[in-house]
Transfer RNA from a Longimicrobiales bacterium, 71 nucleotides, folded computationally. Its Rfam family is "tRNA". Rfam classes the family as a transfer RNA. The same sequence occurs in records of 2 taxa. Its mean pLDDT, the model's own confidence on a scale to 100, is 81. The organism belongs to Longimicrobiales, within Bacteria.

RNA sequence: UCCCGGGUCGUCUAACGGCAAGACAGCGGACUUUGGAUCCGCCAAUGGUGGUUCAAUUCCACCCCCGGGAA
Numbered sequence: 001u002c003c004c005g006g007g008u009c010g011u012c013u014a015a016c017g018g019c020a021a022g023a024c025a026g027c028g029g030a031c032u033u034u035g036g037a038u039c040c041g042c043c044a045a046u047g048g049u050g051g052u053u054c055a056a057u058u059c060c061a062c063c064c065c066c067g068g069g070a071a
Base pairs, nucleotide, nucleotide: 001070002069003068004067005066006065007064010024011023012022013021018054026042027041028040029039030038047063048062049061050060051059
């Protein structure tokens, strides 16, 4: 330099172009003598800028970052 794959809550994974879901973690509550376990609830995210579209995590372009390959 070129090619391929990837970037989503704190972490790990989902999501036909149509309300971003779940688990763990965290916080609050129930239960318990206390703790743990269990149950309920809450918090929390789409790498950036444009484009297409009524509507973009999803499609397109460029940029940034990570991984792999070629020279």